[in-house]
């Protein structure tokens, strides 16, 4: 350069046929406890990598482009 993956909450990760974006953990209140752990309840948290296109409607389908990954190639 070429191919092919992957990008959704702080992480690590779901998301079915295109139809309200979710879980565990983390963090925060608050219950228990003398305190701490640990368990309970509940609160927050998102430009779904960017940016267009399709569509009444996109994480989802299509162009482009970025980042990481890995395989080929290529280096006088």
């Nucleotide at each position: 350069g070429c191919u092919g993956g992957u990008g959704u909450a702080g992480c690590u990760c779901a998301g079915u046929u295109g139809g309200u974006a979710g879980a565990g953990c983390a963090a925060c209140u608050g219950a228990u406890u003398c305190g701490u752990a640990a368990u309970c309840a509940g609160u927050a948290g998102g430009u779904c990598g960017u940016a267009g296109g399709u569509u009444c409607a996109a994480g989802u389908c299509c162009u482009a482009u970025c980042a990481c990954c890995a395989g080929c190639a290529c280096c006088a």